[in-house]
Overview
Predicted 3D model of an 86-nucleotide RNA (c-di-GMP-I riboswitch aptamer) from a Planctomycetia bacterium. The sequence was found by an Rfam model in a public genome assembly. Model confidence (mean pLDDT): 83 of 100. The organism belongs to Planctomycetia, within Bacteria. Rfam family: c-di-GMP-I riboswitch aptamer. Its family is annotated with cyclic-di-GMP binding in the Gene Ontology.
């Protein structure tokens, strides 16, 4: 340095739920709270899932596609990083 990840050490993050606020919504911010996490740090690039408005297809509904949005604690990919036993 690359890989790997201990019943190691020091630290870190924080699901559900909840209070307040923001958003039409998915969801987000802050506080409380810990189910978990070795990238649960960052990036919506590919796929998935979800949302609602518009457009198109459709007699209409249902549904599908496109545009737009949410999610990185769904998976993959990219960038960066603490510690050091086997």
């Nucleotide at each position: 340095c690359c890989a790997c990840g201990a019943c190691a050490a020091a630290g870190g993050c924080a699901a559900a739920c909840u209070a307040u606020c923001c958003g039409u919504g998915a969801g987000g911010a802050u506080g409380g709270g810990a189910c978990g996490c070795a990238a649960a740090g960052c990036c919506a690039u590919g796929g998935g899932u979800c949302c609602g408005g518009c457009u198109u297809c459709c007699c209409g509904a249902a549904g599908a596609a496109g545009c737009g949005g949410a999610u990185c604690g769904c998976c993959a990919g990219g960038c960066u990083a603490c510690c050091g036993a086997a």